[in-house]
C1' cells in the first nucleotide's frame, strides 16, 4: 500500500419543467339540501351553511435501509368461544436478569475450538479471543453405515503366557485383553508394583459416583472423606420429566344504509293495461292471494377502526451490562385498484479510454437493495459506493 473477511455508520446534492396522494384555502356548477310560487310528491323560480362533485399560476405534507423485504417469534387491539378437572395435539428446555411479551437481549456457569503465559517439556493450571438446541441414555423401545473378532446379555482376528502331542512347522486344552489390527466410536486415562502372561489384582495422581463441610440467589464451584469403578454413543430417534398454551385476524370488527327479491303486521274487494274521459275489453285477484302501507334483516355504497405510539434524540442518574428512572427537545404518509415519480442540466463519487506542461483537460459509461397498507417488539435476509475499525493473507521500506 493491497486483497479478502468480519462489524458499524451514510446511503448521492442543487437547479428547472411535468405529473401524483391526503389535508387546508380559494374558486365553479347546482346532484342532494334549504327557501319561494303552486292543491301538488307536477312544474317554475331563487340561495350555497353543511354532504357530494369538478378546479388552481394556491398552501402544507408526503418511505425505509434499528430493511417498509421475509412474514419466523412475541404482544396491542378485534369477534368468536369458554363450569371445573384431565388427555392429545403443538412449543420452550443450564442459571440469574431485562421487558408488554417473546424462541428477543444482557449477565453468568458448564462443555468445545484457537491463541498465549507459567512448565526443561508434558500432564495440569492461569488468561484472552470464539463458540455451544446445555433438562433426562439406569423407565421403556429403537439405531450405530462400511471395516472388524466384537457395535453392548458380550466377544478373540494376529498376538502374549502356559499344560498336553510332536524333532519341528503346527496341532490341541485352557488363561489373557497388555501390544498390534479395524473404526466416527472398542468397555475409564497415566505411570508403578504384580503376574506365566495379563488384569483396578493392588497402589498413587487424573477422572467417575456417593456422603459431608464451605462459598455462591443460583447453574455451579472449592475442599474433605469414600466406593476400584458401573450399563459406549444417539433423545436436531420415538419417548419420559418440568413448564407454557383456545381459535382467527383490520378482508379484524363497529355503524349508517337503496334498489330488486324474498321474510313478518295491518288494511284489503279490486288492481293495472289499450291516449284524457265514458262504454268495451283483455290480464292479475276475490279459500287473504292481487294491490296499498308498515316493520325488520341481509347485499350494493357510505362512515369509522386509521395512525402520536410499550415513540425518538440529548442530558443526568441506577445498573457490568441489557434495560430503567427524571427533566428538556423533536415529531405532520394513512391510501383502498392503493400517492410518494419522471425528464433535463450542473456538481458530487466509481470506472473506462485519451491527451497531458504530470497540476489537469476532454470524452464515454455506471451510482445499491429495496417500495408503506392497523400498529409496535424482535429475529432472519438482501444491499453499488464511500467512511470507521477489528481479523487475515501478501508486497516493500527502515
Nucleotide at each position: 500500500c493491497c486483497u479478502g473477511u468480519c462489524g458499524g455508520a451514510u446511503g448521492g446534492g442543487c437547479a428547472g419543467u411535468c405529473g401524483c396522494g391526503u389535508c387546508c384555502u380559494g374558486g365553479c356548477a347546482a346532484g342532494g339540501u334549504c327557501c319561494c310560487c303552486g292543491g301538488a310528491u307536477a312544474g317554475g323560480g331563487g340561495a350555497a351553511a353543511c354532504c357530494g362533485g369538478c378546479u388552481a399560476u394556491g398552501g402544507c405534507c408526503g418511505a425505509g435501509g434499528c430493511a417498509a423485504a421475509g412474514u419466523c417469534c412475541g404482544g396491542u387491539c378485534u369477534c368468536c368461544a369458554u363450569a371445573g378437572a384431565g388427555c392429545a395435539g403443538c412449543g420452550u428446555g443450564c442459571c440469574g436478569g431485562u421487558u408488554a411479551a417473546c424462541g428477543g437481549c444482557c449477565g453468568g456457569g458448564g462443555g468445545g475450538g484457537u491463541g498465549g503465559g507459567c512448565u526443561c517439556a508434558a500432564a495440569g493450571c492461569c488468561c484472552a479471543c470464539u463458540u455451544u438446541a446445555c433438562g433426562g441414555a439406569a423407565a421403556g423401545u429403537g439405531c450405530c453405515a462400511c471395516a472388524g473378532a466384537a457395535a453392548a446379555u458380550a466377544u478373540a482376528c494376529c498376538g502374549c503366557c502356559c499344560g498336553c502331542g510332536g524333532c519341528a512347522a503346527c496341532g490341541u486344552g485352557g488363561g489373557u485383553a497388555a501390544g498390534g489390527g479395524u473404526g466416527a466410536a472398542a468397555u475409564g486415562g497415566u505411570g508403578c508394583g504384580g503376574u506365566a502372561a495379563a488384569a483396578g489384582c493392588g497402589c498413587a495422581c487424573c477422572g467417575c459416583g456417593c456422603u459431608c463441610c464451605g462459598g455462591g440467589c443460583a447453574a455451579c464451584c472449592g475442599g474433605a472423606g469414600u466406593g476400584g469403578c458401573a450399563g459406549g454413543g444417539c433423545a436436531a430417534a420415538c419417548c419420559c420429566c418440568a413448564c407454557g398454551u383456545g381459535g382467527a385476524g383490520c378482508a379484524a370488527g363497529a355503524c349508517c344504509a337503496a334498489a330488486u327479491a324474498g321474510g313478518g303486521g295491518a288494511g284489503g274487494a279490486g288492481g293495472g293495461g289499450c291516449u284524457g274521459c265514458u262504454c268495451g275489453u283483455c290480464c292479475c285477484g276475490u279459500u287473504a292471494u292481487a294491490c296499498u302501507u308498515c316493520c325488520g334483516g341481509g347485499u350494493a355504497g357510505g362512515u369509522c377502526g386509521c395512525u402520536g405510539g410499550a415513540g425518538u434524540c440529548u442530558g443526568u442518574c441506577a445498573g457490568c451490562a441489557a434495560u430503567g428512572g427524571c427533566a428538556g427537545g423533536c415529531c405532520u404518509a394513512g391510501a383502498g385498484g392503493a400517492a410518494u415519480g419522471a425528464c433535463u442540466g450542473c456538481c458530487a463519487c466509481c470506472u473506462c479510454g485519451u491527451c497531458u506542461u504530470c497540476g489537469g483537460g476532454c470524452g464515454g459509461g455506471g451510482u445499491c437493495c429495496a417500495g408503506a397498507a392497523a400498529c409496535c417488539g424482535g429475529c432472519u435476509u438482501a444491499c453499488a459506493a464511500u467512511c470507521c475499525g477489528g481479523c487475515a493473507g501478501g508486497c516493500u521500506c527502515c